[in-house]
Context: one part of a larger RNA
RNA sequence: AGUGAACGCUGGCGGCGUGCUUAACACAUGCAAGUCGAACGAGAACGGAACUAGCUUGCUAGUUUGUCAGCUAAGUGGCGCACGGGUGAGUAAUGUAUAGAUAAUAUGCCUUCUACUAAAGAAUAACAAUUAGAAAUGAUUGCUAAUGCUUUAUAUGCCUUUUAAUCAUAAGAUUGUAAAGGGAAAGAUUUAUCGGUAGAAGAUUAGUCUGUAUAGUAUCAGUUAGUUGGUAGGGUAAUGGCCUACCAAGACAAUGACGCUUAACUGGUUUGAGAGGAUGAUCAGUCACACUGGAACUGAGACACGGUCCAGACUCCUACGGGAGGCAGCAGUGGGGAAUAUUGCACAAUGGACGAAAGUCUGAUGCAGCAACGCCGCGUGGAGGAUGACACAUUUCGGUGCGUAAACUCCUUUUAUAUAGGAAGAUAAUGACGGUACUAUAUGAAUAAGCACCGGCUAACUCCGUGCCAGCAGCCGCGGUAAUACGGAGGGUGCAAGCGUUACUC
Numbered sequence: 001a002g003u004g005a006a007c008g009c010u011g012g013c014g015g016c017g018u019g020c021u022u023a024a025c026a027c028a029u030g031c032a033a034g035u036c037g038a039a040c041g042a043g044a045a046c047g048g049a050a051c052u053a054g055c056u057u058g059c060u061a062g063u064u065u066g067u068c069a070g071c072u073a074a075g076u077g078g079c080g081c082a083c084g085g086g087u088g089a090g091u092a093a094u095g096u097a098u099a100g101a102u103a104a105u106a107u108g109c110c111u112u113c114u115a116c117u118a119a120a121g122a123a124u125a126a127c128a129a130u131u132a133g134a135a136a137u138g139a140u141u142g143c144u145a146a147u148g149c150u151u152u153a154u155a156u157g158c159c160u161u162u163u164a165a166u167c168a169u170a171a172g173a174u175u176g177u178a179a180a181g182g183g184a185a186a187g188a189u190u191u192a193u194c195g196g197u198a199g200a201a202g203a204u205u206a207g208u209c210u211g212u213a214u215a216g217u218a219u220c221a222g223u224u225a226g227u228u229g230g231u232a233g234g235g236u237a238a239u240g241g242c243c244u245a246c247c248a249a250g251a252c253a254a255u256g257a258c259g260c261u262u263a264a265c266u267g268g269u270u271u272g273a274g275a276g277g278a279u280g281a282u283c284a285g286u287c288a289c290a291c292u293g294g295a296a297c298u299g300a301g302a303c304a305c306g307g308u309c310c311a312g313a314c315u316c317c318u319a320c321g322g323g324a325g326g327c328a329g330c331a332g333u334g335g336g337g338a339a340u341a342u343u344g345c346a347c348a349a350u351g352g353a354c355g356a357a358a359g360u361c362u363g364a365u366g367c368a369g370c371a372a373c374g375c376c377g378c379g380u381g382g383a384g385g386a387u388g389a390c391a392c393a394u395u396u397c398g399g400u401g402c403g404u405a406a407a408c409u410c411c412u413u414u415u416a417u418a419u420a421g422g423a424a425g426a427u428a429a430u431g432a433c434g435g436u437a438c439u440a441u442a443u444g445a446a447u448a449a450g451c452a453c454c455g456g457c458u459a460a461c462u463c464c465g466u467g468c469c470a471g472c473a474g475c476c477g478c479g480g481u482a483a484u485a486c487g488g489a490g491g492g493u494g495c496a497a498g499c500g501u502u503a504c505u506c
Base pairs, nucleotide, nucleotide: 001505002504003503005502006501007500008499009498012378013377014376015375016374017373018371019370020336025334026333027332029331030330031329034079035078036077039076040075042072043071046070047068048065049064050063051062052061053060054059055058086289087288088287095214096213097212098211099210100209101208102207105206106205110202111201112200113199114198115197116196117195118152119151120150121149127142128141129140130139131138132137158182159181160180161179162178164175165174166173167172187194188193189192215261216260217259222252223251224250227249228248229247230246231245232244233243234242264286265285266284267283268279269278270277271276291312292311293310294309295308314325315324316323317322342368344367345366346365350364351362352361353360354359381411382410383409384408392401393400394399416443417442418441419440420439421438425433450495451494452493453492454491455476456475457474461490462489463488464487465486471478472477
């Protein structure tokens, strides 16, 4: 000098930040990912319309209606759910930082360009009926739609195989000719658009590889059998022992292999004149994880926090046959701990998902609440006022200190309280914050000072009590009868809504 601090005493206000560092311990409850009726059948609600009945003559009740271009629970389908949010357990290198490679790669949505969008078919959910079960959840039969699924056509381009030329240092690249084989599509509506398919390019995002750097320990010295390399094949978007078969016997290591311990990394933060040291909260980038372990499915993208399956531990329900769950999302609870907040408001703004749009969703985000936890700012009054009051302390008893301090007089109103007005943030509309910030008027010094220290280091001294006791102490040390060092008082010094102590870092 610093801190995500804690503890003690004290505490007026505002702005901006920050707030489980410990148990990656267990979690009640609510919310945190939906959306599209302009893809589809359909019609449980709401509303509409029609009809009937009642009467208060425009309301109530009932029935019907899905071309009722209103709407929509449930369902099929599409897109999203791989983002955003959390945490740091693992990981000493499959990570991170930086510089490169990809002639070894993929890329939904978006942008540009080219061409196309033809013909058929079979189902199935919803629904209905029957039925099993306590439930979770099913089973059978029957009906139906699509941008769901299947088949066919078309394809000078695309893919695979063969082939030729040109280029290249190599692995290879580019282009062209010819042949064989393979592969597309979907419609919707308000008729103007939005879609669908194939190919080419861009952008974005990601995968993989390489160089260098990135803890401690040698009281860890040898390690390794898919191990190291080759051939062939498989696998992948893609290189590769990534995997398999065969062949060879290699590969790494005192420039520290292998092992053990610790640890997410970086921009940064902090300290320091610097070099260095320490650190990695908030914010930003990357990685990893989602009760523990394993696995794949779907998809452009996951081996997927609020998806699936299996195993395990734990918790809950059960009719004992069987089922359900995963806060390291936001609040909140218990526990642990020296220690860390509200089961708040709003989608108004910014951003995201879906939608043609209106819009819906969004504990992202914007705000508010709590906490002197930090930084910054403001205030707790100003001027005058001496016979230098009283009290208190001290005294050589004369006085001295507190001290212009108070009282008293005049003044001001930051702040406070009350009343009135009242934004910007929003673009035509839309403001959670919020009647907030701010402004005006009124009232009245009115509402507001503590903490530590005073032997030296170190700014600040006397009295009383105690008597090596009680105690103090960062170091030196102080205390055994005159203690400026213990305890109290008066006075003083320092900082100030804080001041001290403790812990840690330089």